[in-house]
About this RNA:
The RNA shown here (FMN riboswitch aptamer (RFN element)) has 131 nucleotides and comes from Planococcus maitriensis. Of the family's consensus pairs, 97% are formed in the model.

RNA sequence: AGCGUUCUUCGGGGUCGGGUGAAAUUCCCAAUCGACGGUAACGGAGCAAUCCGAAGCCCGUGAGCCUUUCGGGGCAGGAUUUGGUGCAAGUCCAAAGCCGACAGUUAAAGUCUGGAUGGGAGAAGAACAGU
Numbered sequence: 001a002g003c004g005u006u007c008u009u010c011g012g013g014g015u016c017g018g019g020u021g022a023a024a025u026u027c028c029c030a031a032u033c034g035a036c037g038g039u040a041a042c043g044g045a046g047c048a049a050u051c052c053g054a055a056g057c058c059c060g061u062g063a064g065c066c067u068u069u070c071g072g073g074g075c076a077g078g079a080u081u082u083g084g085u086g087c088a089a090g091u092c093c094a095a096a097g098c099c100g101a102c103a104g105u106u107a108a109a110g111u112c113u114g115g116a117u118g119g120g121a122g123a124a125g126a127a128c129a130g131u
Stems, first nucleotide, its partner, number of pairs: 001131001004128007017029003031111002033100002035061004042053004056098002064075004080096005102114003
C1' cells in the first nucleotide's frame, strides 16, 4: 500500500406568487429541486510524475414488489436535442427542451401526507489476520 473479516459513525433536495373551482401546495400560469459509484478535451495545485474538484437526462447503483439456502436472484421503474470550438464532445461553451418509485387525498402530486425514528447505493474511520 492494496485485499479480507468485524465494528463504529455518516449517508436527499424542493410550490414563492397567482388563476379556476364546492373542493387542488395534485389542474392551469408561474416557481423550485437534482442521492451514490464510474468516466472527463473543463477548472485548480505541482518543475514534473501526478493529485484534487467537476454530468438529473453517457454507463451503472439505490428507494418499490416477488422470492431466497439470507450470499443472492427475478420483475418493475425516467429524461437531450440544436448550434459553436476542435483531430475528437455523451461530459466544454451557448441556447432551447425534457424527466422524476409506491400508497393516500373532497381534484390528477418530483415538491403535501404516509410506509420511514425504516431501508439504502455508498463514504469516512478503527481493530484484527494473512499477503
The source organism's lineage runs through Bacteria, Bacillati, Bacilli, Caryophanaceae and Planococcus.